[in-house]
RNA sequence: GACCGGACGGUCGCUCCCGCAAGGGAGAGGAAAGUCCGAACUCCGCAGAGCAGUGUGCCGGAUAACGUCCGGGAGGGCCCCCAGGCUGGUUCAGCUGGGAUCGCUCGACGGAAAGUGCCACAGAAAAUAUACCGCCAUGUGCAUCCCAUGGAUGCACAUGGUAAGGGUGAAAAGGUGCGGUAAGAGCGCACCGCCGCCGCAGUAAUGCGACGGGCAGGGCAAACCCCACACGGAGCAAGACCAAAUAGGGAGGAAGUCCGGACUUCGGUUCGGGCACGUGCCGGCUUGGUGCGUCAAACCUCCGGGUAGGUCGCUUGAGGCGCGCAGCAAUGCGCGUCCCAGAGGAAUGACCGUCCCGCCGCAAGGCGGACAGAAUUCGGCUUACAGGUC
Numbered sequence: 001g002a003c004c005g006g007a008c009g010g011u012c013g014c015u016c017c018c019g020c021a022a023g024g025g026a027g028a029g030g031a032a033a034g035u036c037c038g039a040a041c042u043c044c045g046c047a048g049a050g051c052a053g054u055g056u057g058c059c060g061g062a063u064a065a066c067g068u069c070c071g072g073g074a075g076g077g078c079c080c081c082c083a084g085g086c087u088g089g090u091u092c093a094g095c096u097g098g099g100a101u102c103g104c105u106c107g108a109c110g111g112a113a114a115g116u117g118c119c120a121c122a123g124a125a126a127a128u129a130u131a132c133c134g135c136c137a138u139g140u141g142c143a144u145c146c147c148a149u150g151g152a153u154g155c156a157c158a159u160g161g162u163a164a165g166g167g168u169g170a171a172a173a174g175g176u177g178c179g180g181u182a183a184g185a186g187c188g189c190a191c192c193g194c195c196g197c198c199g200c201a202g203u204a205a206u207g208c209g210a211c212g213g214g215c216a217g218g219g220c221a222a223a224c225c226c227c228a229c230a231c232g233g234a235g236c237a238a239g240a241c242c243a244a245a246u247a248g249g250g251a252g253g254a255a256g257u258c259c260g261g262a263c264u265u266c267g268g269u270u271c272g273g274g275c276a277c278g279u280g281c282c283g284g285c286u287u288g289g290u291g292c293g294u295c296a297a298a299c300c301u302c303c304g305g306g307u308a309g310g311u312c313g314c315u316u317g318a319g320g321c322g323c324g325c326a327g328c329a330a331u332g333c334g335c336g337u338c339c340c341a342g343a344g345g346a347a348u349g350a351c352c353g354u355c356c357c358g359c360c361g362c363a364a365g366g367c368g369g370a371c372a373g374a375a376u377u378c379g380g381c382u383u384a385c386a387g388g389u390c
Stems, first nucleotide, its partner, number of pairs: 001390004006355007014027005029371001033382002036380005041235004053231005058072005073109001075106004080099003084096005110226002115224002117220003132166002134162013174192006193215001194213003198209004239312004249303005256275008276294007319338008356369005
C1' cells in the first nucleotide's frame, strides 16, 4: 500500500415481495459515521450589467462534476556522493558549502519588482541600512628599547576607513576560493547562484545553451491587497397527487301575514300576541313537549383552501461482475451476464450445534472475536477499526 473483516446448519421471530392458501424468495458497511467538498433530482427566485461577498489557484489530462484522481514540472526534507573552509581530534566526527538527481517522502505550489502593513525577544542594524567587540590608518599623550633632532613596540584617547572575523537572531544585505589591499570590500577573477535578452526543446508548467550585467530585489499574501477563473437559495421533513371529522371562508336555496302598543322626519323602526311555515333538541313513534328563526343567523345544497390519514417520489443506477480493446495511468469504449434492503419512530435479531482464530488451563473445558450500523441517490475526502492474508 492492497484485500478480507468469522464459516456452515437448525429453531423461533421481524420488514418487504410473489402466491387464494400452503408455502417460497430477498434483507447493512468498508466505513452505512463526520456532513467536509462535488453532483443528480425537486421546489422557489431570476431582464442585462456592475459592485460587494465566498471559494479555487504550477502545467496537462480524466470525469456528469469536484477542493477528487492520474501523469508531469519546480521546490523542501531524508538517503547518496564530493571535497573547499572552520572546530574538536586517533582512524574520524560535527558544522558549513557544493554536486547528483537514482530511490523514498512532504504540500492552499498564482503574485513580495503595484501599493499599504508587520517582523516579538535578542542584536549595532530586521531593510532609506548600520557598527557593539574587532581589524586598519593618522594624530596626541605616556612607557620601554635601539644603530638616537629619528625610528620600533606596547597601552590609552581622538578622528577616520572597513564589514574579513566574533557576537545576536527563525532570518543579517549573494556564496566559496584565489588575487588584491593599510585593513577590507564584486574591488578584480574563476565556479555556483541571480537579473535581462536571444536561441533551441516541450501542448504546457518548464528545461538546456549562448550573450550581456558585478548584483539590484531579506521574509510574511493561512495580513490587507493585486491578478485569473468559478459561484442564486433551500433541501426527500425537497416536492407531487388523493383526501375525512371538526372549525373558519365563498355562492345559492328555504317559510309571513293579521291584531294591538310605543316612537316617528309619516318613509318606517321597535315591542307583545294569534295563526301559519321552517328548523334544532327530547322521544321507539305521533297531530306530543320544548327552544330558535321567518329575509337571512341556525338549517339544507354546492364550491374552495388546509389538517389528520393515504399514495407517489423510493430505488434499474454516472449500477455490479466477467472478458476484450485503447491509454504510462486516472479512465473510456465494446460485448456478455446479473437484479442485489427500501422500512417509515423506523425490519435486518436472538438462541443452539459443528468448525475457524486468540487467550487461560496438564486435561476435560472455559472466556472472548474489532469499529460500527442504511433512511432520496451517486462520486470523493476525512475519521474509527480486534484479528488475518499478500

This is a predicted structure of a 390-nucleotide RNA (Bacterial RNase P class A) from a soil metagenome. Model confidence (mean pLDDT): 77 of 100. The RNAcentral record of the sequence draws on MGnify.